């Protein structure tokens, strides 16, 4: 200090989200010890039990208990008597019980309160015990409790008599710096006054005790401590709470109080608070501090401390110095217990304890030994205050669970690439060493010193000193010693990325995980085990809260053109800011100085417990607050003065500025008259619609109501909405130029008021066009749309409302200040009349500078001030519910519950587009031929079957794998064998039973009989073969979405990258774009790019010319032999040809264009000429494109089968689709005869010359050829003849007979010959497919596979041998730029809404039920005050009993606020529901408001 998560990726808005600390906490697992804290946050629920406030006999009258003592009685150890003593129950009396403990809540109230906290004043106050003084303390009197007697009553208690003491009462006296009156007086104040001092009346006190030392008592005065009461300023949330208030708000006079005051009353006045937030409604004890935080600040308000408040709930006095009193009283109400039913008692929010309540929070302990508290002279007594114990890991902080040595790196576990390595790991075993803890034992504190008792000595003889004694709950505790021995002692959570830490198995979108992203659909580092690791460590992780990170509520410190956000525009209270200069004040500010700002806390030093946590001393801090004193720049008050901001004036000008009223042509529409005939409208095409009753069109005249063509524009004018024919009237604004006038009048504006486009409401006019709603026609799957044809409401108009809009420049006014350029309107000046200066507008480009970035830039989104509005993730929602306003429609303000992890800006790079430019392609267009119709062949789907094996399925499957299925193949069915197996190999045993042949059963494969017993040999043994064992097995079974290899497409398209540089915050650009040119990114030429690469073209093969080299089997001119005849023989290299090397072709030379590149030409010249024609040769990458059945391979399945052998069967089935071909449909032919010219192939299990036989397939002789040597062999063509347009002498299907060949075998199922037979079919519908030259069409040839063929199919050859192409509008595809985009899985993308199903939360709702307040009437306890003659008391005064208040009850109408509710509304959420197809591209009718 940041991190993660919105995307293909970027840069920003923005939310969630993690890492830190914290806790009175809880939960899980886990657990050795001490210290020092802490401990019902919930029900202020309810409470058994016990304590928790009492002392004083030195006020007092006594004597129940107890104990001494003393007397008696006699039973001799019991009785009784005795207040005599120590002492004391009960009672009188004084003092205490108002502290000290506790709770802080639903709320009782204020509530933002004088409740706290700070600061202040009392000249408006009171204080007991404590101090310090002044004065006194004389004299009397009656009773009351106790006690005794005596009644009632279950108790509680209470009633009656008699008696009786006090420091209890009551009365007289004295008093004075006390109190009241009155009248002067000094000095000072703050307004009422205060204080000094004098006089005069009046009126008010006491108390004993006693050891005679003291100890109390009365009264005035301070002091001191504690309170009281009043102000200043701080101190929660809603304005969907806006008025509220009658004792209110003041006065005067009484009352009342310790005072002051409406506090109370009477009586006068109409105040008094309130946007600076009254009132209400909710919530909540307040501080000091804690806790986080850099800090400002957020958040709390346990434990300690200070202040309130409360004591079941509500009242309400009384007693006191002090209470409206926790453990006191009286009353009411609720609840619990007694009870003899008449009536009583009680209050744990003291301390322990129980019960409930909850996730959850302790012992029914000890002790007054300290240290406080109440009486007390004192001893002492009390004292759950407090000291200490005990329970809990709740926190903090220390300490331990051993150190050293120890590699054979042991077993074991665990992973591996496994004969072996790696970890675990110096870890353990082993050896030595040490004892903190923990156990035993033994010693053992400090906390203590007073008080009190004794001694002592000083003096004033009762003080202060000093010694000595006694006093410890915790505790036999800390704490010391010794003893023995590694002995007593480690978990937890976590390993995908924030985040340190990684492999292995199992699961298999299941089980589960998850703080966020996100994991899990068969190779999971993310689930679960395990090994290892990593992190804290007696703890260690989850949960809940709080702060931070979050500048993410921004004072510090944000923001508003597109991301959330500028009010629709003005005027203008109130506020809030506000021009120059002088003078003074001195509130603001600024400095010094007093006082405060308890104490703890926090920092800092120190020092005590062994450290430390704890504590203690000191200092510093408490950033505030008041009060003095000073400064006076700047802000504020006062006062004078400027003019330059504002205004006024005067003179001029512009403008669709704005209200009223006249007028004006053009169009449109109607009418009416007239020509005129058949259509007219209207649309992509039409129809409805008018039209023969005469329209459309054309002319005249006349009426209507709206809007105002050209001028016109990137122009004016307005505050904004807006505003256009011409003119009159009234009116306002601007702007200029003069510097004449006034003297800061300024600016902004919450509420408030006006004003506001269109729609839309209301009355009353008015209506040509236009036209929501509607109606009809069309389009359509449908067409409640788009188009047509009509058409009402509205559109004008007067009043009147509404009050919104994408009211925009998405950009609040207003004032200053900051480079340039360039146009425009209006004004006023200067001038050389071209131009130029200045004011105010309107516009365009671009610096700097800002902005995420587009982009903005003197009209700012820049630099800076004032105000004012506004916003703080998305969706719910601008909705609910309230409240104002409207007639309504609405409109203004405006949530939350719930869900999501994004939601969006802005820009890049592709994809796409029924967006655009240009450009190629047998892509279209021009042709040539063909498919689609028959016929057959041959693939495929379907079908059907025991079985029709499998696989390829748009383009890029479909005569595809198969370059050949009768058996074999074959992998598929039926049936019948076989298990280490069919085949192989290694090792070991046994063994010549093997093997042949002969037979039986059988489809066969097997199974069985019979007969026979191998070869070499050094005699050791090998070879062969076969049987057994052991080890390796087999799979055409799965997954081409685990994968190699190999392939088809897009495509032989012209693309695809890369250094370095530049640019851009970045993603990315540039290069590669733009001008041209190419078949090409091919090549120039421009150019922030310069060069490269991987394609493109060459290189390679072949083919067209030549040469140069060889000349067999090839050839044959010349020369010679030789045949019927033939290179057939010698020869021969000239020619052909073979095959080897090589040469030529490069836009190289010419004109033309052109800057080049290039391009044109019937150009030369050449065997070929712009890549010469062909082939191989396929960037970077797309389809998760085919392939696990060519191979090869992870992994997962079978193992008497899913292997593997055999026989027959199927891959050849057939109603039917479809692909891709043969063959015709004829005369450019058909059939006979006779005749001619290739090329490039194969032949020994072979091709076969030539005889011979057959009509022929063939067959039977028989030669040559392992091949330029022999052989296998051409059709179209050509020369004839015939047929004569017909279903034919066309065409040959299909079927009969008869054979040929091949083979183990030709029925299922070959092929081919001969005879007969003689099907369909006369050029082929929508459509659709090849081809641009030796191509297309067309003739035939060879060949691979193969025993043989279904081949009409596939690769190959060669012979004849064409038409055409304007062009590129148009349909395919595809390359380049540019444009939109919400799409990136990327248009086969993305998404809206209704319906329908489930789940959620919520509005409304007849109705049902609470809850607090408030009001108005009646009732009305206790109790204070009031009044008061009768009773009782000498009196004081009581009783009784009158009135006012009230606390609670009751009744009545509202209102607000919960809960619940049939029924309903709408929202979210939820892998594959229905319907359309609204948006995103011109989203197919731009879209939106």
């Nucleotide at each position: 200090a940041g991190g993660g998560u919105u995307u293909g990726a970027u840069c920003c808005u923005g939310g969630c989200u993690c890492a830190g600390g914290a806790c009175g906490a809880a939960c899980g697992c886990u657990a050795g010890c001490g210290g020092c804290a802490g401990g019902c946050c919930u029900a202020a629920c309810a409470c058994a039990u016990g304590c928790a406030a009492g002392u004083c006999g030195a006020a007092c009258g006594g004597u129940a208990a107890c104990a001494u003592g003393a007397g008696a009685g006699c039973u001799u150890g019991c009785u009784c008597u005795u207040g005599a003593u120590g002492a004391c129950g009960a009672g009188u009396g004084g003092c205490g019980c108002a502290c000290g403990g506790g709770u802080g809540c639903g709320u009782g109230a204020g509530u933002a309160a004088c409740g706290c906290g700070u600061a202040u004043g009392c000249a408006a106050c009171c204080u007991g015990c404590c101090u310090u003084u002044u004065a006194c303390a004389g004299g009397g009197g009656g009773a009351c409790a106790g006690c005794u007697u005596u009644c009632g009553g279950a108790a509680a208690c209470g009633g009656a008599a008699a008696u009786u003491a006090a420091u209890a009462c009551c009365c007289c006296a004295u008093a004075g710096u006390a109190u009241u009156u009155a009248u002067u007086u000094u000095u000072c104040a703050c307004a009422u006054g205060a204080u000094u001092a004098a006089u005069a009346a009046a009126u008010u006190a006491a108390a004993g005790u006693u050891u005679c030392a003291g100890c109390g008592g009365u009264u005035g005065a301070g002091g001191a401590u504690g309170g009281g009461c009043a102000u200043g300023c701080g101190u929660a949330a809603c304005a969907u709470u806006a008025g509220c208030u009658u004792g209110u708000u003041g006065g005067u006079a009484a009352g009342g109080u310790a005072a002051u005051g409406g506090c109370u009353c009477a009586c006068c006045a109409a105040g008094g608070c309130a946007a600076c937030g009254a009132u209400g409604u909710u919530u909540a004890g307040g501080g000091g501090g804690u806790c986080u935080g850099a800090g400002a600040g957020g958040a709390u308000g346990a434990u300690c401390c200070c202040c309130c408040a409360c004591a079941c709930u509500g009242g309400a006095a009384c007693u006191g110095a002090g209470a409206c009193a926790c453990g006191g009283u009286c009353c009411a109400g609720a609840c619990u217990c007694c009870u003899a039913c008449g009536g009583g008692a009680g209050g744990c929010a003291g301390c322990a304890g129980u019960g409930a309540g909850g996730a959850a929070u302790a012992u029914u302990g000890g002790a007054c030994a300290a240290u406080g508290g109440a009486c007390g002279a004192a001893a002492g007594u009390c004292u759950g205050a407090u000291c200490c114990a005990g329970c809990c890991a709740u926190g903090c902080c220390g300490c331990g669970u051993g150190c050293a040595g120890g590699a054979a790196g042991a077993c074991g576990g665990c992973c591996c690439u496994a004969u072996g390595g790696g970890u675990u790991g110096u870890a353990a075993a082993c050896u030595g060493c040490u004892u903190u803890u923990a156990u035993a034992u033994a010693g053992g504190a400090a906390g203590a010193a007073a008080a009190u008792g004794u001694u002592c000595a000083a003096c004033g003889u009762g003080u202060a000193g000093a010694g000595c004694a006694c006093u410890g709950a915790c505790g036999g505790u800390a704490c010391u010693a010794u003893a023995a021995g590694a002995a007593u002692a480690a978990g937890c959570a976590u390993c995908g990325g924030c985040u340190a830490a990684c492999u292995c198995c199992g699961u298999g979108c299941c089980a589960g995980c998850a703080g966020c992203c996100g994991c899990g659909g068969u190779a999971a580092u993310a689930c679960g085990g395990a090994g290892g690791a990593u992190g804290c460590g007696a703890g260690c992780g989850u949960u809940a809260u709080c702060c931070g990170g979050a500048u993410u509520u921004a004072u510090u410190a944000g923001g508003u053109u597109u991301a959330a956000a500028g009010g629709g525009u003005g005027c203008g209270c109130a506020g809030g800011c506000g021009g120059g200069a002088u003078u003074u004040u001195a509130a603001g500010u600024c400095a010094g100085u007093g006082g405060u700002g308890a104490a703890a806390u926090c920092u800092c030093a120190c020092a005590g417990c062994u450290c430390a946590a704890c504590u203690g001393u000191g200092a510093a801090a408490c950033u505030g607050c008041c009060a003095u004193u000073g400064a006076u720049a700047u802000u504020g008050g006062a006062a004078u003065u400027c003019u330059u901001g504002a205004g006024u004036a005067u003179a001029g000008u512009u403008g669709a500025g704005g209200u009223a009223g006249g007028c004006g042509g053009a169009a449109u529409g109607u009418g009416u008259a007239a020509u005129g005939u058949a259509g007219c409208g209207g649309u992509g095409a039409a129809c409805u619609g008018c039209u023969u009753a005469g329209a459309u069109a054309u002319u005249a005249c006349a009426c209507a109501g709206a809007a105002c063509a050209c001028c016109g524009a990137u122009u004016g004018c307005g505050a904004a909405g807006g505003c256009a024919g011409c003119u009159u009237a009234c009116u306002a604004u601007g702007c200029u130029a003069u510097g004449a006038u006034u003297g800061a009048c300024g600016c902004u504006g919450a509420g408030g008021c006006a004003c506001g486009a269109a729609a839309g409401c209301g009355u009353g006019g008015g209506g040509a066009g236009c036209g929501a709603a509607c109606a009809g026609g069309a389009u359509u799957a449908g067409a409640u749309c788009c188009c047509c044809u009509g058409g009402u409401a509205g559109u004008c108009c007067a009043c009147g409302c509404c009050g919104u809009a994408a009211a925009c420049g998405a950009u609040g006014a207003u004032u200053a200040c900051u480079c340039g350029u360039u146009g425009u309107u209006g004004g006023c000046g200067a001038u050389a009349u071209a131009u130029u200066g200045u004011c105010a507008g309107c516009g365009g480009c671009u610096g700097a500078g800002c902005g995420a970035a587009g982009g903005c830039a003197u009209u700012a989104a820049g630099u800076a001030a004032u105000c004012c509005a506004c916003c703080u993730g998305g969706g719910g929602a601008g909705u609910a519910c309230g409240a104002u306003c409207g007639c309504a429609a609405g409109a203004u303000u405006g949530a939350a519950a719930c869900u999501c992890a994004a939601a969006g800006g802005a820009a890049u790079u592709g994809a796409c587009g029924g967006g655009g430019g240009c450009c190629c392609g047998c892509a279209c267009a021009a042709g040539c031929g063909g498919a689609g119709g028959a016929u057959c062949a041959u693939g495929u789907g379907g079908u059907u079957u025991a079985a029709u094996u499998c696989g390829a399925u748009g383009a890029u499957a479909c005569g595809c794998g198969a370059g050949g299925a009768a058996c074999c193949u074959u992998a598929c069915c039926u049936g019948g064998g076989c298990u280490u197996a069919a085949a192989u190999g290694u090792a070991g045993a046994g063994u010549g039973c093997a093997u042949u042949a002969u037979u039986u059963g059988g489809a066969a494969a097997c199974a069985g009989a019979u007969a026979u017993u191998u070869c070499c040999u050094u005699c050791g043994g090998g070879a062969c073969g076969u049987u057994u064992u052991a080890c390796a097995a087999g799979g055409u079974g799965c997954u081409g979405c685990a994968u190699g290899g190999u392939u088809g497409u897009c495509g032989u398209c012209a693309g695809c990258u890369c250094g370095u540089g530049c640019c851009g915050u970045g993603a990315g650009g540039u290069g590669u774009c733009g001008g041209g040119u190419u078949a090409a990114g091919u090549c120039c030429c421009a150019u922030a790019a310069c060069g490269a690469g991987c394609g493109c073209a060459a290189c390679c093969c072949u083919u067209a010319u030549c040469a140069u080299u060889a000349g067999u089997u090839g050839c044959c001119a010349u020369c010679g032999g030789g045949u019927c005849a033939u290179g057939c023989c010698g020869g021969g290299g000239a020619c052909u040809c073979u095959a080897a090397u090589g040469a030529g072709a490069c836009u190289g030379c010419c004109a033309g264009u052109g800057u080049a590149a290039a391009c044109u030409g019937u150009g030369a010249g050449g065997a070929a000429g712009g890549u010469g024609g062909g082939g191989a040769u396929g960037a970077c990458g797309u389809c998760a494109a085919a392939u696990c059945a060519g191979c090869a391979c992870g992994g997962c399945c079978c193992u008497u089968a899913u292997g593997u052998c055999c026989a027959g069967g199927g891959c050849u089935a057939c109603a039917c689709a479809c692909g891709u071909g043969u063959u015709a449909c004829a005369a450019u032919g058909g059939u006979c005869g006779a005749u001619a010219c290739a090329a490039a192939g194969g032949g020994c299990a072979g091709c076969u010359a030539c005889c011979u036989g057959g009509u022929g397939a063939c067959a039977g002789g028989a030669u040559g050829c392992u091949a330029a040597u022999c052989u296998c062999a051409a059709a179209a063509g050509u020369c004839g003849a015939u047929c004569u347009c017909a279903g034919u002498u066309c065409g040959g299907a299909u079927c009969g007979a008869a054979g040929u060949c091949u083979g183990c075998a030709a029925c299922u199922c070959g092929a081919c010959u001969u005879c007969g037979u003689g099907a369909a079919g006369u050029u082929g519908g929508a459509u659709u497919c090849g081809c641009u030259a030796g191509u297309a069409a067309u003739c035939g040839u060879a060949u691979a596979u193969c025993a043989g063929c279904a081949a009409u199919g596939g690769u190959a050859c060669g012979g004849u041998g064409a038409a055409u192409a304007c062009g590129u509008u148009c349909c395919c595809g595809g390359g380049c730029c540019u444009u939109g985009u919400a799409c990136a899985c990327a248009c086969c993308g993305c998404c809206c809404g209704u319906c329908a199903a489930g789940c959620c939360a919520u509005g409304g709702a007849a109705g049902c039920u609470g809850g607090g307040g408030g009001u108005a009437c009646c009732u009305g306890a206790a109790g204070u005050c009031u009044g008061u003659a009768a009773c009782c008391g000498u009196a004081a005064g009581g009783a009784g009993u009158u009135g006012c208040c009230u606390a609670g009850g009751g009744u009545a109408a509202a209102a607000c606020u919960g809960g619940u509710a049939a029924c309903u509304g709408g929202g979210g959420c939820u892998a594959a529901g229905u319907c359309g197809a609204a948006a995103c591209a011109a989203g197919g009718u731009a879209g939106c408001c």

Predicted 3D model of a 1489-nucleotide RNA (small-subunit ribosomal RNA) from an uncultured prokaryote. RNAcentral holds the sequence, with entries from ENA.